[in-house]
Context: one part of a larger RNA
RNA sequence: GGACGAACGCUGGCGGCGUGCCUAACACAUGCAAGUCGAGCGAAGCAUAGAGAAAAGCUUGCUUUUCAUUAUGACUUAGCGGCGGACGGGUGAGUAACGCGUGAGCAAUCUGGCUUUCACAGGGGGAUAACAGUUGGAAACGACUGAUAAUACCGCAUAAGACCCCGGAAUCGCAUGAUUCAGAGGUCAAAGAUUUAUCGGUGGAAGAUGAGCUCGCGUCCCAUUAGCUAGUUGGUGAGAUAACAGCCCACCAAGGCGACGAUCGGUAGCCGACCUGAGAGGGUGAUCGGCCACAUUGGAACUGAGAGACGGUCCAGACUCCUACGGGAGGCAGCAGUGGGGAAUAUUGGGCAAUGGGCGAAAGCCUGACCCAGCAACGCCGCGUGAGGGAAGAAGGGUUUCGGCUCGUAAACCUCUGUCCUAUGGGACGAAAGAGAUGACGGUACCAUAGGAGGAAGCCCCGGCUAACUACGUGCCAGCAGCCGCGGUAAUACGUAGGGGGCGAGCGUUGUCC
Repeated sequence: GGACGAACGCUGGCGGCGUGCCUAACACAUGCAAGUCGAGCGAAGCAUAGAGAAAAGCUUGCUUUUCAUUAUGACUUAGCGGCGGACGGGUGAGUAACGCGUGAGCAAUCUGGCUUUCACAGGGGGAUAACAGUUGGAAACGACUGAUAAUACCGCAUAAGACCCCGGAAUCGCAUGAUUCAGAGGUCAAAGAUUUAUCGGUGGAAGAUGAGCUCGCGUCCCAUUAGCUAGUUGGUGAGAUAACAGCCCACCAAGGCGACGAUCGGUAGCCGACCUGAGAGGGUGAUCGGCCACAUUGGAACUGAGAGACGGUCCAGACUCCUACGGGAGGCAGCAGUGGGGAAUAUUGGGCAAUGGGCGAAAGCCUGACCCAGCAACGCCGCGUGAGGGAAGAAGGGUUUCGGCUCGUAAACCUCUGUCCUAUGGGACGAAAGAGAUGACGGUACCAUAGGAGGAAGCCCCGGCUAACUACGUGCCAGCAGCCGCGGUAAUACGUAGGGGGCGAGCGUUGUCC
């Protein structure tokens, strides 16, 4: 000098764009953050319409009420069922590791939805929730009995280049092997809905996407850590997995790693990047993007294409809450917000209008993702606080050698301007979709008219380094100080004043890095 997620002191007009718990992965009141589909299903309710029964009123053929029933519905939805809750959002505790980066490999693998393509969808069955009844419990939540439906569940049929298995031939390769061809045997599918437009179902092949695994190289400090290791290293066999493998197990062998730093200990999420520097390098890993790990602590599996699952389940621990003492409920490292810690870090805001996501045929619903607004000079950038004229060099302040010098064209005063500001009027882009409709921001930006210099300057420094000097006070005191050093009676170094210098809505100080 540059930089900062900064803090502190003094000061503070506006706008644009960003950024904002670095500390306690401390504890959390309250609200919201993941639902959706009635075009899968039965049922219940509501509304409308029809015919029927009963009762009442009487105007004697109508009206009202109740009951059961049928049909219809852009109607509502607790339950069954489907898809999604594995994405999106948060945090950085752990991790020195194939975790990350980079480059390869899988003849050792999986992949819902999506795209392309081939083929198929025949015929049956038994349940169960909702519901009704009975019943337990303070509650949370159940138990029993009886019915009922499905795109829920289960057989049967059909059956392939799918899977299992038996041998044969050809071709190829990178060890294990791979591919193709013609055969023998065995096994396995399906679901309908509808507004008739379509949307779905099952099996196979290929693609795309996503994921899993393996390997080369790179990846902090300590040798005042020198030896470490029994599933340890390898083999055979069996098991498990989508898949290779001591991944797991039985048996066998005695190996494996290490001064090219094993092991132990400390510290730490990694990277693209960011800061600095001429570069080499050094430092950092906030925001944004990629990967990983975690979700009160520890463990476990279930479901599923995908989880060892933040707002799922089970068990154990700590903590908090409810309780009728028998037993239950909870998990903000989601968005706000509270307490606490701290030098220190924001609103319990608006909207789904846009972009994106989930579900749905769609309308649409949900979305604290996101888009916006609020707070904060926290940062960067831009603008303003007026412009021109104006010497009696006014008054006043300071100083003085008492002549003057200086603040100083500075002010007053004159002539203007209208950025920002205030008021009024107009008023967007962002909105795409056949037309129409659709904007939170927002009556915002912007435009026009009017008003009036009116509402808007401070902070640090002035001994040398280092731009900028005098007076008074103080008297090694009070104090200053980044280094050298100032202060003991004329201090340009302390304090105040005048003047000056620097930067400017900021200026200084502190901390950290280069």
Molecule: small-subunit ribosomal RNA, 5' domain
Organism: uncultured bacterium